[in-house]
SAM riboswitch aptamer (S box leader) from Litorimonas cladophorae, 123 nucleotides, folded computationally.
The coordinates come from a structure-prediction model, not an experiment, and the mean pLDDT is 75.

RNA sequence: ACAUCAUCAAGACCGACGGAGGGACAGGCCCUGCGAUGUCGGGGCAACCCCAAUCUUAUCUCUUCAGGUAAAGGCGGACGGUGCCAAAUCCUGCAGCUUGUGUGCAAGCGGCGAAGAUGAGGA
Numbered sequence: 001a002c003a004u005c006a007u008c009a010a011g012a013c014c015g016a017c018g019g020a021g022g023g024a025c026a027g028g029c030c031c032u033g034c035g036a037u038g039u040c041g042g043g044g045c046a047a048c049c050c051c052a053a054u055c056u057u058a059u060c061u062c063u064u065c066a067g068g069u070a071a072a073g074g075c076g077g078a079c080g081g082u083g084c085c086a087a088a089u090c091c092u093g094c095a096g097c098u099u100g101u102g103u104g105c106a107a108g109c110g111g112c113g114a115a116g117a118u119g120a121g122g123a
Base pairs, nucleotide, nucleotide: 002122004120005119006118007117008116013042014041015040016039017038021031022030023029025093026092027091028090043085044084045083048081049080050077051076055073056072057071058069059068060067061066089115094111096109097108098107099106100105
């Protein structure tokens, strides 16, 4: 780098270094010498993996009491693997519908369309 699945309107900042761009891409709009982006240290958020085993469901055994297993949903936890800590993924990007129109387009609606990010397992 590739394909699949899930999620993406919640949440969470200080210090040191450093010194000009940054928010993936394009347009817009923002952040930034009141020091951004970044690196390091500390702190935190969340719960994808994970842990636990209570409830519901399914199934098996045995029997109507209980036990085992598995998966899904809900609840709980946060040692560990990731992730994240400006703005909804900052907004739009694709197709459809409605309205307006100077016919170029603009606004709105909802779809979960593209692209992207993160995780999990796979190859």
It was read from a public genome assembly, where an Rfam model found it.
It matches the Rfam family "SAM riboswitch aptamer (S box leader)". Rfam links the family to the GO term regulation of gene expression.